[in-house]
RNA sequence: UAGAGUUUGAUCCUGGCUCAGAACGAACGCUGGCGGCGUGCCUAACACAUGCAAGUCGAACGAGAAAUCCCACUGAGCAAUCAGGGGAGAGUAAAGUGGCAAACGGGUGAGUAACAGGUGGGUAACCUACCCUUAAAGUGGGGAUAACCCGUCGAAAGGUGGGCUAAUACCCAAUAACACUACGACUACUCCGGUGGACGUAGUAAAAGAUUGCUCUAAAAGGCUUUUGUUUAAGGAUGGGCCCGCCUACCAUUAGCUAGUUGGUAGGGUAAUGGCCUACCAAGGCUACGAUGGUUAGCUGGUCUGAGAGGAUGAUCAGCCACACUGGAACUGAGACACGGUCCAGACUCCUACGGGAGGCAGCAGUGAGGAAUUUUGCGCAAUGGGGGAAACCCUGACGCAGCGACGCCGCGUGAGUGAUGAAGGCCUUCGGGUUGUAAAGCUCUGUCAGGUGGGAGGAAAUAGAGUAUUGUUAAUAGCUGUACUCUUUGACAGUACCACCAAAGGAAGCACCGGCCAACUCCGUGCCAGCAGCCGCGGUAAGACGGAGGGUGCAAGCGUUGUUCGGAAUUAUUGGGCGUAAAGAGCGUGUAGGCGGCUGGAUAAGUCAAAUGUGAAAGCCCUUGACUCAAUCAAGGAAGUGCAUUUGAAACUAUCCAGCUUGAGUACGAUAGAGGGAAGUGGAAUUCCCAGUGUAGAGGUGAAAUUCGUAGAUAUUGGGAGGAACACCAGUAGCGAAGGCGACUUCCUGGAUCGAUACUGACGCUGAGACGCGAAAGCGUGGGGAGCAAACAGGAUUAGAUACCCUGGUAGUCCACGCCGUAAACGAUGGGCACUAGGUAUAGGAGGUAUUGACCCCUUCUGUGCUGAAGCUAACGCAUUAAGUGCCCCGCCUGGGGAGUACGGUCGCAAGACUAAAACUCAAAGGAAUUGACGGGGGCCCGCACAAGCGGUGGAGCAUGUGGUUUAAUUCGACGCAACGCGAAGAACCUUACCUGGGCUUGACAUCUCGGGAACUCCUUGGAAACAAGGAGGUGCCCUUCGGGGAGCCCGAUGACAGGUGCUGCAUGGCUGUCGUCAGCUCGUGCCGUGAGGUGUUGGGUUAAGUCCCGCAACGAGCGCAACCCUCGUGGCUAGUUGCACUCUCUAGCCAGACUGCCCGAAAGUGAGGAAGGUGGGGAUGACGUCAAAUCAUCAUGGCUCUUACGUCCAGGGCUACACACACGCUACAAUGGCCGGUACAGACGGUUGCGAAGCCGCGAGGUGGAGCCAAUCCGACAAAGCCGGCCCCAGUUGGAAUUGCAGGCUGCAACCCGCCUGCAUGAACGCGGAGUUGCUAGUAACCGCAGGUCAGCAUACUGCGGUGAAUACGUUCCCGGGCCUUGUACACACCGCCCGUCACGUCAUGGAAGUCGGCAACACUUGAAGUCGCUGGGCCAACCUUGAUUCGUCGAGGAGGCAGGCGCCGAGGGUGGGGCUGAUGACUGGGACGAAGUCGUAACAAGGUAACC
Repeated sequence: UAGAGUUUGAUCCUGGCUCAGAACGAACGCUGGCGGCGUGCCUAACACAUGCAAGUCGAACGAGAAAUCCCACUGAGCAAUCAGGGGAGAGUAAAGUGGCAAACGGGUGAGUAACAGGUGGGUAACCUACCCUUAAAGUGGGGAUAACCCGUCGAAAGGUGGGCUAAUACCCAAUAACACUACGACUACUCCGGUGGACGUAGUAAAAGAUUGCUCUAAAAGGCUUUUGUUUAAGGAUGGGCCCGCCUACCAUUAGCUAGUUGGUAGGGUAAUGGCCUACCAAGGCUACGAUGGUUAGCUGGUCUGAGAGGAUGAUCAGCCACACUGGAACUGAGACACGGUCCAGACUCCUACGGGAGGCAGCAGUGAGGAAUUUUGCGCAAUGGGGGAAACCCUGACGCAGCGACGCCGCGUGAGUGAUGAAGGCCUUCGGGUUGUAAAGCUCUGUCAGGUGGGAGGAAAUAGAGUAUUGUUAAUAGCUGUACUCUUUGACAGUACCACCAAAGGAAGCACCGGCCAACUCCGUGCCAGCAGCCGCGGUAAGACGGAGGGUGCAAGCGUUGUUCGGAAUUAUUGGGCGUAAAGAGCGUGUAGGCGGCUGGAUAAGUCAAAUGUGAAAGCCCUUGACUCAAUCAAGGAAGUGCAUUUGAAACUAUCCAGCUUGAGUACGAUAGAGGGAAGUGGAAUUCCCAGUGUAGAGGUGAAAUUCGUAGAUAUUGGGAGGAACACCAGUAGCGAAGGCGACUUCCUGGAUCGAUACUGACGCUGAGACGCGAAAGCGUGGGGAGCAAACAGGAUUAGAUACCCUGGUAGUCCACGCCGUAAACGAUGGGCACUAGGUAUAGGAGGUAUUGACCCCUUCUGUGCUGAAGCUAACGCAUUAAGUGCCCCGCCUGGGGAGUACGGUCGCAAGACUAAAACUCAAAGGAAUUGACGGGGGCCCGCACAAGCGGUGGAGCAUGUGGUUUAAUUCGACGCAACGCGAAGAACCUUACCUGGGCUUGACAUCUCGGGAACUCCUUGGAAACAAGGAGGUGCCCUUCGGGGAGCCCGAUGACAGGUGCUGCAUGGCUGUCGUCAGCUCGUGCCGUGAGGUGUUGGGUUAAGUCCCGCAACGAGCGCAACCCUCGUGGCUAGUUGCACUCUCUAGCCAGACUGCCCGAAAGUGAGGAAGGUGGGGAUGACGUCAAAUCAUCAUGGCUCUUACGUCCAGGGCUACACACACGCUACAAUGGCCGGUACAGACGGUUGCGAAGCCGCGAGGUGGAGCCAAUCCGACAAAGCCGGCCCCAGUUGGAAUUGCAGGCUGCAACCCGCCUGCAUGAACGCGGAGUUGCUAGUAACCGCAGGUCAGCAUACUGCGGUGAAUACGUUCCCGGGCCUUGUACACACCGCCCGUCACGUCAUGGAAGUCGGCAACACUUGAAGUCGCUGGGCCAACCUUGAUUCGUCGAGGAGGCAGGCGCCGAGGGUGGGGCUGAUGACUGGGACGAAGUCGUAACAAGGUAACC
């Protein structure tokens, strides 16, 4: 030291992505009251208009205006006034010589990976202007030159000639303590290289004055004095130069670099060391502890973050460095190679008279440009600081202030109290209410900020002047200097901070969010659209995720978004990770560097530890105080700064050295086992081929075949021969080897291992980056060899196809020799070494012991190879003395998936290719182990009319019904594999009816409320298809009553709330239903096991129809299911009973008995007997947890949506009944086990008053008439039919079959045209037993036969029931289908109707190659070569000094010393030419990659994935 979301059906783990935090020189969006303190070009080191940013000194020097004013001067003029002169301005301005400063201050971060920076040292290898201290000195001379004046050139900038002049400018000489140089010799220290000190000799080198006072003078000069300046020397202080140790980014796809390079000697150069430079000599120097090259970058104190260690960063402030348009160079100077200096070159801009010139904001403001983006062309030197000056003072865009910007931090305010009728309004609502909300209004207060009025600090101390006192200097009471006191003088900000008063709640709140993470929820709109989104993900009609609203949450003058950094991330792991299967152990060994290393003693003190000292700048952080009212901010003091250096100490450990030891390691000796390796030789079996014999028609091959071989004699068989390859049995989770790998036998050569007992060496060891070697198979090269096998290839099959699997052939290859290749799922997916940590058992090799005649079996021990297993470990699986346990040492490797082990580059290779090894882009996962399911052309066990065995159907015909399709104005709607299709519909002529056409109505056909009228109601007329419209007549009821009236019910009219909808959504729902399935399953509590999902129980052995029961068992119990309980049928008994006269029986109703494993064997199960019935006796009802978003909004109910003179409602007619077709359930048949005719027998159940309807009569019949009886054990429907008896038919489209059609009738009904049923007569179609296929049934069942009921006015081949006659077969569970349990595999979980791969086609994106093309960068070679330093030269030029001549004494001339111009040379920026290197952009075409909607082709993988998969 905090975590969360996201891979899955769920789980654990691995692992990435994402979020919550803090921060910012920020930007953008919305919004914006005040103040304080900070802060503000991160981009174009891009270009800059304008102004300002460095001057000052007259106490160094010479000269020296003007404007203006005055004049009593001169001249002119009448005057005004003008000209000249004088005075003031003024010794001022401006300029010049000279001094100091300008090298500071200010800006920027381009360059720089470096002694640039940081830190600590060194300089005995150095410098330091101004400043301080000390000592000393200031003597005598000289010649010039600016300014100025006069010319002259130029457009300008500027230049040039002549003449005059001064200095603290310049020059010469003297002096020389000290200093410096050379030489000599002495001394001290020493790292032995040198260094310091003092001495002697020789040489070299100095200067400047100004000023105050006094004095002197006519004045100047001078003297004394003060202050200051100057010169020399020593020291200090300050600031720098140079050198060194350590630290200081990334890339090895940069591995070798280097000729001034490394060193030496000599010289030059510098303040100074040094290849810094030159000459010569030597051949060195750097580098894996990363040279060289490339990329990026100013460094630090610090800043941000973090628990810390770290990571990131280097704005503001501070230290250092570098730079100043770009490149180069020097000059001046104490200091520069100089931001506002010089010279040259280049680019750019400006001026120009075209000849030539000027310029450098990365100073402060400001402009343009760039950009998402960064301020005023402000005030002042009042303060602080700096330059100059003696000072006043001047200068100062340093700085102090102000302005602009919510850019940041901090503070304050936008009011406080009270106030319930919980106002109005808004929103929601289950319509009751809730919420906004004490919020508002109202009442009572307060006065911060802003506004107004008035007052009003501190920042100011100095300097200077004046005065007083006094110190020092001095001859001095003068002057000067110093000190103390008093007075005067100075404020940009700014009338600012602050204070008082006035008035007034008055002027001052927004932004984001509300699915989870994450705090905050509803309504409406939208309808995979519009949109949101940080991740997961929302949106396809009920969106808490979009948009709006109400409400809420968070923060607040801000709030969000974006970007960036750290954190979370232990997700690079030092603290603090891993590598059997998740990413990750190199294929194996030998061994270099390196890392690590046994026991004892001694020494040292590098590491280590301790102490002290120095340093670690200031600021910052932290602590304590203090100042602004607080805070931010600022100040003071302290602490800290984990570091570095030096000194001292300790000596355990590491290290080094010395001396020893034997246990690690090794050697010698004696034994042992072995497919260890190499070479040579030998052997037998088998395949094939050849020859010969026997022999004849096939052989071979397969799932089945064919290709193939064979009558030219195969296959088969016998004998002989050839040749190549491999070595059966032995053979074993046996052996050997480092791994790859090694298998007949013999010989030779050879490596390693093990055991035993002694002796020897004395740590000689372990690991091992590079390096080197070995390294299966395939492949490559050369030459052999080639029997079998066999890529490629050919043919035959299979198939939709079959470039495969299968078959017949067959070449490389496989074999040998030599040489390459260097990879494998090279695996134990497990690097090597050492030590430690329970056992058991097996086996191989050796040794010992006991016993024994001998020995295998027994015991102990060492080495190997296996199995099992404790602790421990592990995500789990598993590992477990052969560790994946516990530790130490060394090496290799990993950091999400894909792209990709790919591209480019490099190395290797003959090639194939290997090794090394990225990025763009893309995804939110990819993965491991285990769990539960589901699935498998996995396995085991077991059921079911599932198959099989049977019987009968269906599929063919005609018809009926339903559906699809088609048609139609409409053919209403729903149901669609099983589980839709004689289903909703238990019955469409009207009605039904929902559909269509047409005609009407609009509070409505129906409900409630309000108002008015009227009893209700009945009848009639007209129009109309009806609905309906118009009109007329009759009629006055019930309850209460104060007799006025009121009320209930009903009708009519009116108004609006509302009604109404078979309109949509069964994917918003309730209810009900189907199905798996009457299958035997589905769960729970407690316990136990597991980190967990989960498991156990429920698995196992038996058994059952059954999770039925028994036994066993970390389970023990329980629930829903099963079974039973319920109904019914079957046996018996009892009771009662009418509708028959009586009764046993039968029957009906009811109650009992019986069957419970009671008996036998037996645990259960099972079997047997008896029995009407025996192992659920038959049938029914009864349907677990759940599955199918299964069906139904059209039974009903219902949310939401929708229609409202219509999608509501009424009416008439039509339609749902159509008809080329297709399918499904059926009926009737095809006939003789039949059909027809006649006769005759036997049921059960059910229905009946708007009903069933008898007898009788009529009709061929349907039916009519009739009306008895019956609310039904009484009457009726009602004759059952098949059957039985008799007759006819005689195998035929018939006396089978009845469709179709015609005519005539009957019944129901308001009405049978579309569109009912029935009857009679006539007609007499298809059809002769039905393809592929498919279906029902296991006993009173199938099959056959009829009867009844519901619906219903009428209409039944359908449906639901009822009885009659009444079979066949089941060996069995291999197969088809469905199901249950266990197990196994899985990449499936929407669960195999799953998942998923590759090509192709289309679109988008990034990227590689590519003939080339265009840039950039740094080198190299040659050439040209500015400025400039240096060197050489210097015939030209030159005042000072020296010599000399002349002299008018002013000078002039000559020579010398010295210097300069010019010339030459070295170097040299830049330019040019050339060939290369690195890098970027682009490029016809081309390669693969990623992503994308339902595209195409196949089916590779996941199950034995249908040929096991993979390397």
Molecule: small-subunit ribosomal RNA
Organism: uncultured bacterium